[in-house]
Parts: sequence; C1' cells; structure tokens
RNA sequence: GAAUACCUUCGGGGCAGGGUGAGUUUUGCACGGCAGAACAAUUCCCGACCGGCGGUGAUGGGGUUUUCCCCUCAGCCCGCGAGCCCGCCAUUUGGCAGGCAGGAUUCGGUGUAAAUCCGAAGCCGACGGUAUAGUCCGGAUAGGAGAAGGAUGAU
Repeated sequence: GAAUACCUUCGGGGCAGGGUGAGUUUUGCACGGCAGAACAAUUCCCGACCGGCGGUGAUGGGGUUUUCCCCUCAGCCCGCGAGCCCGCCAUUUGGCAGGCAGGAUUCGGUGUAAAUCCGAAGCCGACGGUAUAGUCCGGAUAGGAGAAGGAUGAU
C1' cells in the first nucleotide's frame, strides 16, 4: 500500500403553551327530542419544534511557512436512501433485473464571481391507522444511502 472479495461495529430528529369540539359517556325532563355536565384532535385553528447520507463549496478555525496539510461548512444546488408493483434464479433466508412514486427559495447585502457566506422573508416533508398527522401509533427487534475499523494483499 492499488484492486478484488470477506468480516465486525455504527448508521434520524421533532408539538411547549393556548383555542375549537367530531364524537363518547352521563344526568334531568313535558322524552324518537331538548337541555345540562364530564371526557375528548401531538391530526383542525393560533403557535411551537425538527432536518438522514454522499458530492459541490467564496464559510469559519487550526497546524505550518508553503501555497501544503487537518477539522468544519446547503432540509429547499446535484445525486442517493426509505414506499409500492412486477419478472427471473435460488427457495430457509437471499441474489439479480425492470417499472411507478419521489417535496421545497426568493429578495437584499458584500464581492471579479453567491444555488452554499451575511441579513430578511418564505417554503417542504412516503405509506397504513385514527377527528384531516413532517412530530402520535404501526409495518420496523425491518430496511438503509453510507461511515469507521479489521483481515487479505499486487507492487
């Protein structure tokens, strides 16, 4: 210390507070209704909170004194992951291929240059369940982009 293939470990965060009351239970009555009471949405309304992985990088910091190295730097710029359908091989698990779905940013400033810096205002968030869910419950003790380490080892 390349390539190949193998092993191990790791690998996601988030409704504080307030309002409404579908509905449920219950009590009364002159009872197929009316009235009262209690409970009742992390889903509705106000508001609060959160941000996976790789890349890019005009960020910030450090080492060093040379243009070199290290750490750090995007939810909405590029790509990936999770979901669903289906085929083939193997069939215990798994391996390979295809298809569908797959969100969101502007303005101002600085500057040679801003999609990343600074400031401001915005926006987005799979599927099933349930009172309509990025935050609750569930598939999931799953999967996972990938990260670190180990073994092997051409040279």
Molecule: FMN riboswitch aptamer (RFN element)
Organism: Anaerolineaceae bacterium